[in-house]
RNA sequence: UCACGAGAAGGGCAAACCCGCCGAGAGGCGGGGACGCAAAGCCAGGGGCCCCCUCAGGGGCCGCCCAGCCACCGAA
Numbered sequence: 001u002c003a004c005g006a007g008a009a010g011g012g013c014a015a016a017c018c019c020g021c022c023g024a025g026a027g028g029c030g031g032g033g034a035c036g037c038a039a040a041g042c043c044a045g046g047g048g049c050c051c052c053c054u055c056a057g058g059g060g061c062c063g064c065c066c067a068g069c070c071a072c073c074g075a076a
Base pairs, nucleotide, nucleotide: 004074005073012037013036017032018031019030020029021028022027035063041069042068045066046065047064048061049060050059051058052057
């Protein structure tokens, strides 16, 4: 450096659910809360799912998978 990921260290994030706000909705943001996560960090490019819609089209989800970018630690 590239892989890899431990009953390692120090930390990190936060599903369901509840409360408040925003949105027509999918859903988002904040607080509480932890099922989980070694990229559960970023990204909507490909697939997939969801919402609106009359075709067309518009929108949402990366905690579904892949691709791309960046990053902490160091046993085997």
Description: This is a predicted structure of a 76-nucleotide RNA (c-di-GMP-I riboswitch aptamer) from Actinotalea soli.